[in-house]
RNA sequence: GCAGGCUAUGCGGGAGAGACCUCGGCGGUUCGCCGACGAGGCGCCGACGGAGCAACACCCCAGGAAACUCUCAGGCAAAAGGACCGCGUAGCUGGA
Numbered sequence: 001g002c003a004g005g006c007u008a009u010g011c012g013g014g015a016g017a018g019a020c021c022u023c024g025g026c027g028g029u030u031c032g033c034c035g036a037c038g039a040g041g042c043g044c045c046g047a048c049g050g051a052g053c054a055a056c057a058c059c060c061c062a063g064g065a066a067a068c069u070c071u072c073a074g075g076c077a078a079a080a081g082g083a084c085c086g087c088g089u090a091g092c093u094g095g096a
Stems, first nucleotide, its partner, number of pairs: 004093010018042001020041005026035003043076003049072001050070003056063001
């Protein structure tokens, strides 16, 4: 000094599943309806978060992964969010 690794950040990409039904008041309205919010209902989704587990390990207790599993929360037109991926920047570390 470089590759690589970690953290943060900017940009880009980024799936799935009811634009569901009922009620309430509010706002708008061409008076047909529309919109967001609240409550209830049934149906679904998993790639924010959360939880569970194999091998292994262990005297016992404990430990022990995920994109697997479960759906508590979250989500089910668009928007927002979004694991993960790519590029850039900054910091730390830094093999041969």